[in-house]
RNA sequence: CGAGCAGAGCAGACAACCGCCGCGGGCCGAAGGGCAUCGUGGAGGAAAGUCCGGGCUCCACAGGGCGGGAUGCCGGGUAACACCCGGUCGGCGUGAGCCGAAGGAAAGUGCCACAGAAAGCAGACAGCCCUCAGGGGUAAUGGUGAAAAGGCAGGGUAAGAGCCUACCGGAUACGGCGUAAGUCGUAUGCCAGGCAAACCCCAUCCGGAGCAAGAUCGAAUAGGAGGGGAUGAAGCGGCCCGCUGACCCUCGGGUCGAUCGCUUGAGGAACGUCGCAAGGCGUUUCCCAGAGAAAUGGUUGUCAUAUACAGAACCCGGCUUAUGAGCUGCUCGUUUU
RNA sequence: GGCGGGAUAGCUCAGUAGGUAGAGCAACGGACUGAAAAUCCGUGUGUCCCCAGUUCAAUUCUGGGUCCCGCCACCA
Numbered sequence: 001c002g003a004g005c006a007g008a009g010c011a012g013a014c015a016a017c018c019g020c021c022g023c024g025g026g027c028c029g030a031a032g033g034g035c036a037u038c039g040u041g042g043a044g045g046a047a048a049g050u051c052c053g054g055g056c057u058c059c060a061c062a063g064g065g066c067g068g069g070a071u072g073c074c075g076g077g078u079a080a081c082a083c084c085c086g087g088u089c090g091g092c093g094u095g096a097g098c099c100g101a102a103g104g105a106a107a108g109u110g111c112c113a114c115a116g117a118a119a120g121c122a123g124a125c126a127g128c129c130c131u132c133a134g135g136g137g138u139a140a141u142g143g144u145g146a147a148a149a150g151g152c153a154g155g156g157u158a159a160g161a162g163c164c165u166a167c168c169g170g171a172u173a174c175g176g177c178g179u180a181a182g183u184c185g186u187a188u189g190c191c192a193g194g195c196a197a198a199c200c201c202c203a204u205c206c207g208g209a210g211c212a213a214g215a216u217c218g219a220a221u222a223g224g225a226g227g228g229g230a231u232g233a234a235g236c237g238g239c240c241c242g243c244u245g246a247c248c249c250u251c252g253g254g255u256c257g258a259u260c261g262c263u264u265g266a267g268g269a270a271c272g273u274c275g276c277a278a279g280g281c282g283u284u285u286c287c288c289a290g291a292g293a294a295a296u297g298g299u300u301g302u303c304a305u306a307u308a309c310a311g312a313a314c315c316c317g318g319c320u321u322a323u324g325a326g327c328u329g330c331u332c333g334u335u336u337u
Numbered sequence: 338g339g340c341g342g343g344a345u346a347g348c349u350c351a352g353u354a355g356g357u358a359g360a361g362c363a364a365c366g367g368a369c370u371g372a373a374a375a376u377c378c379g380u381g382u383g384u385c386c387c388c389a390g391u392u393c394a395a396u397u398c399u400g401g402g403u404c405c406c407g408c409c410a411c412c413a
Stems, first nucleotide, its partner, number of pairs: 001333007010324001012303007020042006026035003044309001048320002051318005056210004063241004068206005073087005088102001089100004103201002108199002110195003125142002127138004150168002153165003169191002171188007214260004224251005234244002253412003267286008338409007347362004356393001364380005386402005
């Protein structure tokens, strides 16, 4: 210099002026309220997708069975998770590193198109060998396929074959190490598939709905019509049981107001401490958006000429997707010293 | 804001426990007719919305994305 890998952060800064939303004062007003007033706070790393998990609220403060769904190497973290951390194994990459829905195919069912003799209970097309010509032996060689009785070499044989031997791959048993997944060593020739992101089996977990949940006040109207209902409405989503026990569905009518929920929280920062880490515990300290057509903007100046993706709507923990410029550490290649 | 569904030929829709997909209408060609319509005969048609993954093989199974559609307020 080129190509790449990983990580932690940032999200233009400062000043002046004019504006916007919330809160607490101040002033004015009898009050509803108002203000050329003061102080203070004011979007994100993804606020997004709504894909997981939880809090919260209501429904039996949530029940039983079947069904259904989710997860799936091991250990740990957590309120919980499909997340995170550490490790194992497998795959990719020269490497830094990255990726993995990674249980079970000797419980059962199913599928494996075309080609091929044969695609899973097996069997033998060509070939090779033996022959008493009836047949028998064989699976090394050929061809098909994504996949064909472990691979390869030697011995052996009529020809062949783990039939025997060495090496490699797998399985099983024993022993060492490890909490475990697993790994290392030794022995045994023990060695016919794949698909479970097909049904399924095993283990673990999961009740339903969602802030338009839900609570309170006020206004207005037709407490109207049809249907179902103690032979059981509805909660309850697929079914049954069980519990509670009188309303429910459709059409029609009215309103489209206010308050709470609403932001102090699994919260932030600093220090100590335990842990490889994720994270736990303790102390101190801080208060940091809360709207309801919905607030963050504009102008000027300087730095540096310029600014990606994008706007909270009940709240958190994750994942995924979109996205800018730089920084730090590391790898590979080339050249020079 | 929340919840649910869908995308397959020009249009409306089927489809599959995974093996390259159809129907009707439309279109095109021919027959019939003086010419057309109707009718009859025949023909072509696809990025199965996109990108990854599992698999020998994906329209189908799984994950992510894009676009479209529907439902959910309160009162008596």